The RNA shown here (c-di-GMP-I riboswitch aptamer) has 90 nucleotides and comes from Clostridium cylindrosporum DSM 605. The model forms 95% of the base pairs in the Rfam consensus. The organism belongs to Clostridium cylindrosporum, within Bacteria. The prediction has a mean pLDDT of 86. It matches the Rfam family "c-di-GMP-I riboswitch aptamer". Rfam links the family to the GO term cyclic-di-GMP binding.
[in-house]
RNA sequence: UGACGAUAAUAGCAAACUUAUCGAAAGGUAAGGACGCAAAGCCAUGGGUCUAAAGAUAAUAAAUUAUUCAAUGAUAGCCAGGUUGCCGAA
Numbered sequence: 001u002g003a004c005g006a007u008a009a010u011a012g013c014a015a016a017c018u019u020a021u022c023g024a025a026a027g028g029u030a031a032g033g034a035c036g037c038a039a040a041g042c043c044a045u046g047g048g049u050c051u052a053a054a055g056a057u058a059a060u061a062a063a064u065u066a067u068u069c070a071a072u073g074a075u076a077g078c079c080a081g082g083u084u085g086c087c088g089a090a
Stems, first nucleotide, its partner, number of pairs: 004088002012037002017032006035077001041083003045080003048075003055069002058065002
């Protein structure tokens, strides 16, 4: 230095749930809270998954409803990839 990852040390993040708030929703943010995490730091490039407001489509005489399709929305705590980084037993 690379790979690897302890029932080591130091520091860190925070699932479910609750409250507030933003959002059409998925979900985000803040506080509380800890299931877990060695990248559970950062980036939506590829795949996956979730949502479906606008749009298309379907039904209807129409208002309208929301059948179906579909990210431009979301997820980095689904995987791959990129990038930065703490510690050092075997």